[in-house]
């Protein structure tokens, strides 16, 4: 000092429920809470899922449609704290 790795410190982050705001919805933001996380930082670029406000087809009922989500669902890209074997 680089690649793999995740012992140990110090700290970080923060499901699920509630409160409270934005949203057509899926969901996001704040607080209070802690299931779990070593990139649970951060990007919707592929594949998944999830929603369907406006759209398009229908006499309706409904159906198909991301330009809306979701990085705590995969894969990828891109930044980073420690450092025992």
């Nucleotide at each position: 000092g680089a690649a793999a790795u995740g012992a140990a410190a110090g700290g970080g982050u923060a499901a699920a429920c509630u409160c409270u705001c934005c949203g057509a919805a899926a969901g996001g933001g704040g607080a209070g809470g802690g299931c779990a996380c070593a990139a649970a930082g951060c990007c919707a670029c592929g594949g998944g899922c999830c929603u369907a406000c406006g759209g398009u087809g229908g006499g309706a009922a409904c159906a198909c449609u991301a330009a809306g989500g979701u990085a705590g669902c995969c894969g990828g890209g891109u930044u980073g704290c420690c450092a025992a074997g």
Molecule: c-di-GMP-I riboswitch aptamer
Organism: uncultured bacterium